[in-house]
RNA sequence: GAAGUGAGCCAGACAGCCGCUGGCCGGGUCCGCAAGGGCCGGGCGGGAGGAAGGUCCGGACUCCACAGAGCAGGGUGACGGCUAACGGCCGUCCGCUGAAAGCCCGUCUUGACGGGUAUAAGGCGAGGAAUAGGGCCACAGAGACGAGCGUAUUCAGUUACGGUGAAACGCGGUAACCUCCACCUGGAGCAAUCCCAAAUAGGCACGCGUUGAGGCGGCUCGCGGAGCGUGCGGGUAGGGAGCUUGAGCGCACCAGCAAUGGGGCGCCUAGAGGAAUGGCUGUCAUAGCGCGCAAGCGCCGUAACAGAAUCCGGCCUAUCGGCUCGCUUCACAU
Numbered sequence: 001g002a003a004g005u006g007a008g009c010c011a012g013a014c015a016g017c018c019g020c021u022g023g024c025c026g027g028g029u030c031c032g033c034a035a036g037g038g039c040c041g042g043g044c045g046g047g048a049g050g051a052a053g054g055u056c057c058g059g060a061c062u063c064c065a066c067a068g069a070g071c072a073g074g075g076u077g078a079c080g081g082c083u084a085a086c087g088g089c090c091g092u093c094c095g096c097u098g099a100a101a102g103c104c105c106g107u108c109u110u111g112a113c114g115g116g117u118a119u120a121a122g123g124c125g126a127g128g129a130a131u132a133g134g135g136c137c138a139c140a141g142a143g144a145c146g147a148g149c150g151u152a153u154u155c156a157g158u159u160a161c162g163g164u165g166a167a168a169c170g171c172g173g174u175a176a177c178c179u180c181c182a183c184c185u186g187g188a189g190c191a192a193u194c195c196c197a198a199a200u201a202g203g204c205a206c207g208c209g210u211u212g213a214g215g216c217g218g219c220u221c222g223c224g225g226a227g228c229g230u231g232c233g234g235g236u237a238g239g240g241a242g243c244u245u246g247a248g249c250g251c252a253c254c255a256g257c258a259a260u261g262g263g264g265c266g267c268c269u270a271g272a273g274g275a276a277u278g279g280c281u282g283u284c285a286u287a288g289c290g291c292g293c294a295a296g297c298g299c300c301g302u303a304a305c306a307g308a309a310u311c312c313g314g315c316c317u318a319u320c321g322g323c324u325c326g327c328u329u330c331a332c333a334u
Base pairs, nucleotide, nucleotide: 001330002329003328004327005326006325007324008323009322010321012284013283014282015281016280017279018278020047021046023044024043025042027040028039029038030037031036049305053316054315056314057313058312059311060310061189062188063187064186073185074184075183076182077181078092079091080090081089082088093127094125095124096123097122102117103116104115105114106113107112108111128180129179133178134177135174136173137172145170149162150161151160152159193241194240195239196238203232204231205230206229207228208227215223216222248267249266250265251264253262254261255260285302288299289298290297291296
């Protein structure tokens, strides 16, 4: 330098102003015996992602169910390891794939183009069992699943051969068809679940009431005619817990090929809940567009996918642009 390929990171920066949400600390005022709470106003910090997504797999947590054993159903599948667990990850084996160069062939415009051939790093693999049993085997082929068929041959389906095809006269293939083997496996999900708890209408108990309750604004008379009072309990509205300190994050160290594990130091990093995380201005930088030979100048105005909702570990899918570090093969130079 050519070719192929793997991994990690960022996801505009800074400043000012106005908001939204939640936290902490003062102030004023009202309620309250107090604890504390309501309202008004102020100050200072925090406030989306690498996938927060799809809800595909696994767990934590919660409730329900559950003697024991077995069956059914569902799932996984090389070997070994990691893990809380997994269908995930790591290592190894096997199979397939995998570029330039080189080699071979062809073409012509003779140094290019086309085709074939190989491996590296890397990528992919639903990678157990076909002598337990059943099913199926496209196209081609005369005949395709298990014994027959065609040609020749023989006393005799007796013997030999059979183009095509993945497989042909069999110890065939196929389990991403049933099945068998081994292992795993209850159900529902934070709208889980738990606590506090109005008003109104039901419910229960007791008491009063047709010998007239309650009502008609205070009293008496009068009217009128069936409920009224107290207590308890369930549910709803509403409020609170679950809720974010966790298989957590960062830094280096040790063990291990690695996944991963161990101890050390440091850090606290959204917690809303009909659901906040936004808007404007200025400067700079990236992308894009225009001008210019160039240095550069001008325009545009933040740019892709997307947006927490109990929390983790994965997988898959989407993604503008940029940065960094590797691995392998070949050629040339030192």